Large-subunit ribosomal RNA, domain III from a metagenome, 386 nucleotides, folded computationally.
Its mean pLDDT, the model's own confidence on a scale to 100, is 81.
The full RNA is in RNAcentral, with records from SILVA.
Rfam family: Bacterial large subunit ribosomal RNA. Rfam links the family to the GO terms structural constituent of ribosome and ribosome.
Context: one part of a larger RNA
RNA sequence: GAGUAGCGAUAAAGGGAGUGAAAAGCUCCCUCGCCGAAAGCCCAAGGUUUCCUGCGCAACGUUCAUCGGCGCAGGGUGAGUCGGCCCCUAAGGCGAGGCUGAAAAGCGUAGUCGAUGGGAAACAGGUCAAUAUUCCUGUACCUCUUUGUAAUGCGAUGGGGGGACGGAGAAGGUUAGGUCAUCCGGGUGUUGGACGUCCCGGUUCAAGCGUGUAGGAAGGUCUCUUAGGCAAAUCCGGGAGAUCAAUUCUGAGGCGUGAUAACGAGUGGUCUUUGACCGCGAAGUGAUUGAUACCAUGCUUCCAAGAAAAGCCUCUAAGCUUCAGUUACAUAGAGACCGUACCGCAAACCGACACAGGUGGGCAGGAUGAGAAUUCUAAGGCGCUU
Numbered sequence: 001g002a003g004u005a006g007c008g009a010u011a012a013a014g015g016g017a018g019u020g021a022a023a024a025g026c027u028c029c030c031u032c033g034c035c036g037a038a039a040g041c042c043c044a045a046g047g048u049u050u051c052c053u054g055c056g057c058a059a060c061g062u063u064c065a066u067c068g069g070c071g072c073a074g075g076g077u078g079a080g081u082c083g084g085c086c087c088c089u090a091a092g093g094c095g096a097g098g099c100u101g102a103a104a105a106g107c108g109u110a111g112u113c114g115a116u117g118g119g120a121a122a123c124a125g126g127u128c129a130a131u132a133u134u135c136c137u138g139u140a141c142c143u144c145u146u147u148g149u150a151a152u153g154c155g156a157u158g159g160g161g162g163g164a165c166g167g168a169g170a171a172g173g174u175u176a177g178g179u180c181a182u183c184c185g186g187g188u189g190u191u192g193g194a195c196g197u198c199c200c201g202g203u204u205c206a207a208g209c210g211u212g213u214a215g216g217a218a219g220g221u222c223u224c225u226u227a228g229g230c231a232a233a234u235c236c237g238g239g240a241g242a243u244c245a246a247u248u249c250u251g252a253g254g255c256g257u258g259a260u261a262a263c264g265a266g267u268g269g270u271c272u273u274u275g276a277c278c279g280c281g282a283a284g285u286g287a288u289u290g291a292u293a294c295c296a297u298g299c300u301u302c303c304a305a306g307a308a309a310a311g312c313c314u315c316u317a318a319g320c321u322u323c324a325g326u327u328a329c330a331u332a333g334a335g336a337c338c339g340u341a342c343c344g345c346a347a348a349c350c351g352a353c354a355c356a357g358g359u360g361g362g363c364a365g366g367a368u369g370a371g372a373a374u375u376c377u378a379a380g381g382c383g384c385u386u
Stems, first nucleotide, its partner, number of pairs: 013031006032383004040363004046343002050341001051075006060068002080141002082339003086119003092113003098107003122139005142335004147330006153320002158315004166302004172295003177289005183202005204262001208257004215250004219244008228236002263284001266280006303306001349358002365377003
């Protein structure tokens, strides 16, 4: 230079009470303003204790600070069912033998890894200062093992089926959700109206089990035969015939149960009184609208013709056939290990910063409207640290 530029989105503050040495900024209350396909909620990645509580204010915070994602200390993450691990494979990696190369090494068969994909099973309510599909209450489900009873052809690293899949379009049936009414509780009532009108609030409930609907798909069953499926086959495929007119499979939702429970507007009591704890507890129905969700991996259509393998079902080979194995029911057990706090369009991630930048997926109330646009608003969250 200069007490100058600046103090990081012009969403906005005002008042009262409290604490305190001190309050524009902290806490509580009232009013005002902002977002509301987000500036709300839930996951993934990444971060790694930032979470909660007590104490503190040197430094950090673009000001102050009694406050804090700051300092110190203590506490906090509970799983057979969520995700991983596990079984399976894709692109791709590695790669016994092998081929190539002077070597280092390169390629690659069998194989072995590798999810962003396939594969068993849980919901509702309650609860802590901080966790919950994990704890508690209630009601469930799956897999494996032991033993018992009954029945019985079982058996694979092999065969077959299945798993198993593209784009676009249209119609239908439903549900979530919404709206209105009904019902319940409360309020208003001074003057005509007083079981009325008006106003406010509530009207919620899962998985599982039973039933098998709207709809969708395939003709079904049996007998004989058979150069195919690297061997075999009763399985699949090919061929011939008989018979039945429906049969089987799949399938949202609804209804019943779950639920004489829970939740629930409100209301009573107690206390260490601004918060907790303990109780009681009404109504809990109908119509209408209606999804981008479910039926649906469906249907129709098109050409560019749209993963694999295992689990699963079935067939036999070797073999076993007093055993063993398989099936059904019952019984007693087992279900380990890792993650789980918190942020997560952000002051906690990537940007040297508490940085107007960047960051994948899911949820999607009301009025307006074709709409996830726009504007206003609910739940919820904020007023962006001079």